[in-house]
Context: one part of a larger RNA
RNA sequence: UUGGGCGUAAAGGGCGUGUAGGCGGUCCUUUAAGUCAGGGGUGAAACCCCGGGGCUCAACCCCGGGCCUGCCUCUGAAACUGAGGGACUUGAGUGCUCUAGAGGGCAGUGGAAUUCCCGGUGUAGCAGUGAAAUGCGUAGAGAUCGGGAGGAACACCAGUGGCGAAGGCGACUGCCUGGGGGGCAACUGACGCUGAGGCGCGAAAGCUGGGGGAGCGAACGGGAUUAUAUACCCCGGUAGUCCCACCCGUAAACGAUUAGUGCUAGGUGUGAGGGGUAUCGACCCCCCUCGUGCAGGAGUGAACGCAAUAAGCACUCCGCCUGGGGAGUACGCCUGCAAGGUUGAGACUC
Numbered sequence: 001u002u003g004g005g006c007g008u009a010a011a012g013g014g015c016g017u018g019u020a021g022g023c024g025g026u027c028c029u030u031u032a033a034g035u036c037a038g039g040g041g042u043g044a045a046a047c048c049c050c051g052g053g054g055c056u057c058a059a060c061c062c063c064g065g066g067c068c069u070g071c072c073u074c075u076g077a078a079a080c081u082g083a084g085g086g087a088c089u090u091g092a093g094u095g096c097u098c099u100a101g102a103g104g105g106c107a108g109u110g111g112a113a114u115u116c117c118c119g120g121u122g123u124a125g126c127a128g129u130g131a132a133a134u135g136c137g138u139a140g141a142g143a144u145c146g147g148g149a150g151g152a153a154c155a156c157c158a159g160u161g162g163c164g165a166a167g168g169c170g171a172c173u174g175c176c177u178g179g180g181g182g183g184c185a186a187c188u189g190a191c192g193c194u195g196a197g198g199c200g201c202g203a204a205a206g207c208u209g210g211g212g213g214a215g216c217g218a219a220c221g222g223g224a225u226u227a228u229a230u231a232c233c234c235c236g237g238u239a240g241u242c243c244c245a246c247c248c249g250u251a252a253a254c255g256a257u258u259a260g261u262g263c264u265a266g267g268u269g270u271g272a273g274g275g276g277u278a279u280c281g282a283c284c285c286c287c288c289u290c291g292u293g294c295a296g297g298a299g300u301g302a303a304c305g306c307a308a309u310a311a312g313c314a315c316u317c318c319g320c321c322u323g324g325g326g327a328g329u330a331c332g333c334c335u336g337c338a339a340g341g342u343u344g345a346g347a348c349u350c
Stems, first nucleotide, its partner, number of pairs: 003322004007304002012318001014201004021194003025088007033081002035077008048066007091191001092188003095184005103177007110154001115149007125136002162169002206247001208245004215241002220236004259316005267294010299306002323350003332343001334341002
């Protein structure tokens, strides 16, 4: 625990789904719980405030009024909130139709390149660096031609392009599958928003079991550099990187900006769709919707900047912050095979 805040000062949960809860469109009607008005009861005294009085003053004491912010009850009001009933379509959803996409899963296929193996040609170097050396090579390397094996990644297209909630997704084909956008306005009739817990997803690294292993490459070995060189550079190279199943649950998980809705000048590019004008038709030109960029006005901001994809103007719900260090540590619970994760202090100190 008020207030004020959360792009960069401390602070948006990594992302979704959804329970409780909070919040909730337009019109009519009823009710009277909230709300409002009036009356009654109660709210001990002391204390407190105001006025007055008594001790020579004061402290102290006494009297009157206020206060006691509240609770109960009666009567009334009906705008707003709630509750009951009825209606509506603009929120939300469904349907029909058109449509873009590296959205996800599974299976199959392809070419370039690296490496290795076999064979041919061929001979003394190759590789590497700032320069070298380690390394490879006369047991024939490197180069070049042909054949083969295997793994991983998909050049160009490629774009402040696209898709996804986020993490993320990029060769081609098929199958299965999620979401989105435009148009129509047929259907439902507020069915909505958010979301503590919960549940699910979640890069890389890491873990368990099994496979695989071309290239790269922590650790490690060697060569250099250097005063040293547990590095940067070079030659090698294991785990790993890849696949299947399971676990982990973190990140500068970033737009360092939670989600939703409405409102508030214009300009310009680009992706997807629709309409109009014109035309033989397409293009051009104009308008609308959704997405994604740029510059910029009002406004906003400590400034930088943001500026219809807001950090502007408002509302709803959740999360979070409250000086630095100690410390995301200790302890305890939960969780994990472990590594660890989540929750998360105090002393002390400035």
Small-subunit ribosomal RNA, central domain from an uncultured bacterium, 350 nucleotides, folded computationally. Rfam family: Bacterial small subunit ribosomal RNA. The RNAcentral record of the full RNA draws on ENA and SILVA.